[in-house]
């Protein structure tokens, strides 16, 4: 440069659950906390996932309508890099 992680070292990162803050949720961030990571670093570009505030239909009560209320349904512009490819960058260690 490339590949590969059996082992061993120097260090790193933290699920799950508590805890405050944010957010309409998904969910993100601080503390504490370890289940596990060799990229569990970075980036939503492709797939996939969740969420559904706003919009839009549609029901519903009174009462004919418009508005507001409720309650489904669909819908990312939210978001998940510890879901998969993909790209960037990187510690040791061996060939």
């Nucleotide at each position: 440069c490339u590949c590969a992680g059996a082992a061993a070292a120097a260090g790193g990162c933290a699920a799950a659950c508590c805890u405050c803050u944010c957010a309409a949720a998904a969910g993100a961030g601080g503390g504490g906390g370890a289940c596990g990571c060799a990229a569990a670093a970075c980036u939503a570009c492709a797939g996939g996932u969740c969420u559904a505030a706003c919009a839009u239909u549609c029901u519903g009560a009174a009462u004919u309508c418009c508005a507001g209320c409720a309650g489904a349904a669909u819908u990312a512009u939210g978001a998940c890099g510890g879901c998969u490819g993909a790209g960037u960058u990187g510690c040791c260690u061996g060939a």
The prediction has a mean pLDDT of 83. The RNA shown here (c-di-GMP-I riboswitch aptamer) has 95 nucleotides. Its Rfam family is "c-di-GMP-I riboswitch aptamer". Rfam's curators write: GEMM was predicted in a large-scale screen for bacterial structured RNA regulatory elements. It was read from a public genome assembly, where an Rfam model found it.